[in-house]
Context: one part of a larger RNA
Molecule: small-subunit ribosomal RNA, 5' domain
Organism: Candidatus Kaiserbacteria bacterium
């Protein structure tokens, strides 16, 4: 000089873009954040309509939040492959014949509540038996075993099997990127091997047995930070510093543990158990997880609104029609950044007043300022007014919005502050203090004429800011 997610301090007129909990991964009232399907089905309650309970499918493993652990194949990059894939695109082929439950609901009961306990009756794309096999298992071979679901407006949408792609995961490796040796030896599922076993899959990923290996100053093993990269800042570059916002990976969901369900979690708003803590309670027992979007208290130098809307873009389920969607779209608030604009423009000297200086003559603020003429950016009023809308075509659908935008009309109307002034370093004089009161980034100023403390004039710098502080280069 440059820069920040900043903060203070003094000031403050606008609009556009962005940006805003960096601390206590501390604790939360309130509402809402992932529902959906009647073209799978059973019931119930009213009927013009339709609505609700429940069985089922499908999605809640996405999106959206945080950076707490991790120094790791956790990221990058560049390979490899013993493996998997709901939905989607292509092709082939098949969709046949029977079963017994069960829940909403009806009966009775238990309990404050949360819930839940027995008797009856029912249904399906739930469940399940059994035929067919081109696939896959076992087998040398014969041969045995393995599938399916309907629904209806009759045109379709589903359902099983294969093979095939899209795109997505899952494991394996080489190479890379912190600190410290006042951490030097470290390891028993440890290195390998055989079997078996478990995985979608290879693997000591588990278990028995054999062997005694295996990493280490090219720093192993501790032990302190620390999410990684794209990028971001400086800087000529070389390097140095950083990981906000955006995307991309990974981990986390109060703590600790496990599964189950499923193409896919060991699962933020799912289930069990511990554990702290807050809350109901009849004291017998329950309930809960804002690191979602607002808000709230608390700790901090410090971080906003408990706002609309599903119109656009996306994303769940649906044949559609739709419904959900604090994703997202926008609108509030913070000068927090950046960038733009404005706060008036010609004229106008007798250099008014006034105030400071002064050699007492005059200087000097100063064309400044009255004053006359003009402008209407902005502002404020009125009128008109968008694009963003796409859907098979016609209608129709816009939170944002009393928006941008245009037009007219009033009227200089509404609108400048901060720091500095010995030198570094652009700006000086005068009053008052008098080593006192103070400045002060570093020299250093201050003990009676202080350009350096105050305070006034005048001047310098930037400018809706400006200056401090803090970091970093």
């Nucleotide at each position: 000089g440059g820069a920040u997610g900043a903060a203070u301090g003094c000031u403050g007129g606008c609009g556009g873009c962005g940006u805003g909990g960096a601390u206590g991964a501390g604790g939360c009232a309130u509402g809402c954040a992932a529902g959906u399907c009647g073209a799978a089905u059973g019931g119930g309650u009213u009927u013009a309509g339709a609505c609700c309970c429940a069985u089922g499918g499908c999605a809640g493993a996405c999106g959206a939040g945080g950076u707490a652990g991790g120094a790791a194949c956790a990221c990058g990059u560049a390979g490899g492959u013993a493996c998997g894939u709901a939905c989607c695109c292509c092709a082939a082929a098949g969709u046949c014949a029977g079963g017994g439950a069960u829940a909403a609901u009806c009966c009775g009961g238990c309990g404050a509540a949360a819930g839940u306990c027995g008797g009856g009756a029912u249904a399906a794309u739930a469940c399940u038996u059994g035929a067919u096999g081109g696939u896959c298992u076992c087998g040398a071979a014969a041969g045995a075993g393995u599938a399916a679901a309907g629904a209806u407006u009759u045109a379709u949408c589903g359902c099983u099997u294969u093979g095939g792609g899209a795109a997505c995961g899952g494991c394996c490796u080489g190479c890379g990127g912190g600190c410290u040796a006042u951490c030097a030896g470290c390891u028993a599922g440890u290195u390998g091997g055989u079997a078996c076993g478990g995985u979608a899959a290879c693997g000591g990923c588990g278990u028995a047995c054999c062997a005694a290996g295996g990493c280490u100053a090219c720093g192993a093993c501790g032990g302190c930070u620390a999410g990684g990269g794209g990028a971001g800042g400086u800087g000529a570059g070389a390097g140095c510093c950083u990981g906000a916002c955006c995307c991309c990976c990974a981990c986390c969901g109060a703590u600790g543990g496990a599964a189950c369900u499923g193409c896919g979690a060991c699962a933020c708003g799912g289930u069990c158990c511990a554990u702290a803590c807050u809350c109901c309670u009849a004291c017998g027992g329950g309930a809960g997880g804002c690191u979602g979007c607002a808000g709230u208290c608390g700790a901090g130098a410090a971080u906003c609104u408990u706002c609309c809307g599903c119109a656009a873009u996306g994303g769940g389920c649906g044949a559609a029609a739709g419904c959900c969607u604090g994703a997202c779209g926008g609108a509030g608030c913070g000068a927090c950044g950046c960038c733009g604009c404005g706060u008036g423009g010609u004229g106008g000297a007798u250099g008014a007043a006034g105030u400071c200086c002064u050699u007492a003559g005059g200087g000097a603020c100063g064309u400044a300022a009255a004053c006359a003429c003009c402008u209407u950016u902005u502002a404020u009023g009125a009128g008109g007014g968008a694009a963003g809308a796409a859907g098979u075509u016609u209608a129709u659908u816009g939170a944002c919005a009393u928006u941008a935008c245009c037009u007219c009309a009033u009227g200089a109307a509404u609108a400048a502050g901060g720091g500095g002034c010995u030198c570094c370093c652009a700006a000086c004089u005068c009053u008052g203090u008098g080593c006192c009161a103070g400045c002060a980034g570093g020299a250093g100023c201050g003990g009676u004429a202080a350009u350096a403390c105050a305070g006034a004039g005048g001047c310098c710098c930037c400018a809706a800011g400006c200056a401090u502080u803090a970091u970093c280069c």